Model confidence (mean pLDDT): 81 of 100.
This is a predicted structure of a 72-nucleotide RNA (transfer RNA) from Rhodobacteraceae bacterium HTCC2083.
It matches the Rfam family "tRNA". By type it is a transfer RNA.
NCBI's taxonomy places the organism under Bacteria, Pseudomonadota, Alphaproteobacteria, Rhodobacterales, Paracoccaceae.
The RNAcentral record of the sequence draws on Rfam.

């Protein structure tokens, strides 16, 4: 160096142009209970940066960054 792939709250994952990015774990509260657990309610938290295309990008394209694989 050269070819693939992947990057979304704190983890782990779905959404694959369309109207409010969804669940489960966690974390915060709050009902309950003597008290904890549990169980239920509710509530923060996310598309790796930058352009472009398109009425609209997480999804599609280019670059750059970051992992991981392969060749050499």
């Nucleotide at each position: 160096g050269c070819g693939g792939g992947c990057g979304u709250u704190g983890u782990g994952u779905a959404a694959u142009g369309g109207u409010u990015a969804a669940g489960a774990c966690c974390c915060c509260a709050g009902u309950u209970u003597u008290c904890c657990a549990a169980a239920c309610u509710g509530g923060a938290g996310a598309u790796g940066a930058g352009g472009g295309u398109u009425c609209g990008a997480u999804u599609c394209c280019c670059u750059c960054c970051g992992c991981c694989c392969g060749c050499u």